[in-house]
The prediction has a mean pLDDT of 81. Predicted 3D model of a 76-nucleotide RNA (transfer RNA) from a Candidatus Moraniibacteriota bacterium. Lineage of the source: Bacteria > Bacteria candidate phyla > Candidatus Moraniibacteriota.
RNA sequence: GCCGUCAUCGUCUAGCCCGGUCUAGGACGCCAGGUUCUCAUCCUGGAAAUCAGGGGUUCGAAUCCCCUUGGCGGUA
Numbered sequence: 001g002c003c004g005u006c007a008u009c010g011u012c013u014a015g016c017c018c019g020g021u022c023u024a025g026g027a028c029g030c031c032a033g034g035u036u037c038u039c040a041u042c043c044u045g046g047a048a049a050u051c052a053g054g055g056g057u058u059c060g061a062a063u064c065c066c067c068u069u070g071g072c073g074g075u076a
Base pairs, nucleotide, nucleotide: 001075002074003073004072005071006070007069010028011027012026013025020059030046031045032044033043034042052068053067054066055065056064
């Protein structure tokens, strides 16, 4: 250099192939309340990601296309 692959809440991750029903679901963690002798356990509720960045296609993009950045792997 070329090829492939990955990048979504604090962390891990679903959704992407087959675009749409609240700008996104779950687990752990965090916050509040309940229960409790109790900071545990359990129960209830809540906050937190505009989906790596930019552009394009489309009525509509996390999802399709292009470029860029970074990680990993392969190859000369």

Its Rfam family is "tRNA". The family's RNA type in Rfam is transfer RNA. The RNAcentral record of the sequence draws on ENA.